The prediction has a mean pLDDT of 83. Predicted 3D model of a 107-nucleotide RNA (SAM riboswitch aptamer (S box leader)) from a marine sediment metagenome. The sequence is in RNAcentral, with records from MGnify. It matches the Rfam family "SAM riboswitch aptamer (S box leader)". Rfam describes the family as follows. The SAM riboswitch is found upstream of a number of genes which code for proteins involved in methionine or cysteine biosynthesis in Gram-positive bacteria.
RNA sequence: UCUCAUCCAGAGUGGCUGAGGGAUCGGGCCCGAUGAAGCCACGACAACCGGCCUAGACGUUCGAGUCAGGUGCGGUGCCAAUUCCUGCCGGUAGGGGAAAGAUGAGA
Numbered sequence: 001u002c003u004c005a006u007c008c009a010g011a012g013u014g015g016c017u018g019a020g021g022g023a024u025c026g027g028g029c030c031c032g033a034u035g036a037a038g039c040c041a042c043g044a045c046a047a048c049c050g051g052c053c054u055a056g057a058c059g060u061u062c063g064a065g066u067c068a069g070g071u072g073c074g075g076u077g078c079c080a081a082u083u084c085c086u087g088c089c090g091g092u093a094g095g096g097g098a099a100a101g102a103u104g105a106g107a
Base pairs, nucleotide, nucleotide: 001107002106003105004104005103006102007101012042013041014040015039016038020031021030022029025087026086027085028084043079045077048075049074050073051071052070053069054068056067057066058065083100088097089096
């Protein structure tokens, strides 16, 4: 960089530090000295990939494989507000579509 899937669910304490933060730009609305961002430790949440399990479904050349469910061991991710809302398209409207972004898997 490309492809595919998902993105209205869920989940924080402590230490260091000290003024910003919510991706970017505009508009809005919020969070923040009762401590922002960052770093570290521990914990939680979740279940994308791998592992493992299943008396489930499909399938079988009886070795597999695919799907579904479970587990939470490993690799990621994540822990204010829908990806905080909005901008473009369509629309009477909207829990619509797109773009951008995020995460994972593959190339």